Predicted 3D model of a 71-nucleotide RNA (transfer RNA) from Candidatus Spechtbacteria bacterium RIFCSPLOWO2_01_FULL_46_10.
[in-house]
C1' cells in the first nucleotide's frame, strides 16, 4: 500500500427506502419476614461527514475502527 466482509442500547443481536425491535443486564412497582424466581412498567442505540430521494440503519462517496486475505 490494495481487495473483501463487519460497525444499532452496558452485552448479544433483528430490521425488503416508509413509526428503531427483543433476549440478558439496569432503574421503579407487586410478591416474599427478608433475597431469589415470577409479574406489571421504566430508561436507553442506528460508527463521523457529504450525496441520492417527498422519507435513509437500508442506497452512493469519502473517512474511521476491528477482521481477513494478497503483496
Nucleotide at each position: 500500500g490494495g481487495g473483501c466482509c463487519u460497525g444499532u442500547a452496558g452485552c448479544u443481536u433483528a430490521a425488503u427506502g416508509g413509526u428503531a425491535g427483543a433476549g440478558c443486564a439496569c432503574c421503579c412497582g407487586c410478591c416474599u419476614u427478608g433475597c431469589a424466581c415470577g409479574c406489571g412498567g421504566g430508561a436507553g442505540a442506528c460508527c463521523g461527514g457529504a450525496g441520492u430521494u417527498c422519507g435513509a440503519c437500508u442506497c452512493u462517496c469519502c473517512g474511521u475502527a476491528g477482521g481477513u486475505c494478497c503483496a
Model confidence (mean pLDDT): 84 of 100. The RNAcentral record of the sequence draws on ENA.